Model confidence (mean pLDDT): 83 of 100.
The RNA shown here (c-di-GMP-I-GGC riboswitch aptamer) has 78 nucleotides and comes from a Geobacteraceae bacterium.

């Protein structure tokens, strides 16, 4: 390097409370439906959201939507 069968130990979808933001959404604690990158990070796609009369543009949101970057835990096994 590839690959994901077992521990370990991590992270927490949907729903609930609390806060926040015009909004997609985000923070907290509960929960735990999955995750081998469900770790960073908006660069290219996609998809929402706010503005604009409409489109185009313009700030904005999702890394648990997909490609690609950058880094990592364990080891049956290749």
């Nucleotide at each position: 390097c590839c690959u994901g069968a077992a521990a370990a130990g991590c992270c927490a979808a949907a729903c609930c409370c609390u806060u926040u933001g015009u909004g997609a959404g985000a923070a907290g604690g509960g929960g735990a439906c999955g995750g081998a990158a469900a770790g960073c990070a908006a660069c290219g796609g996609g998809u929402c959201u706010u503005u604009u009369g409409u489109u185009u543009g313009a700030a904005g949101a999702u890394g648990g939507c997909c490609g690609g970057g950058c880094u990592g835990c364990c080891a049956c096994g290749g």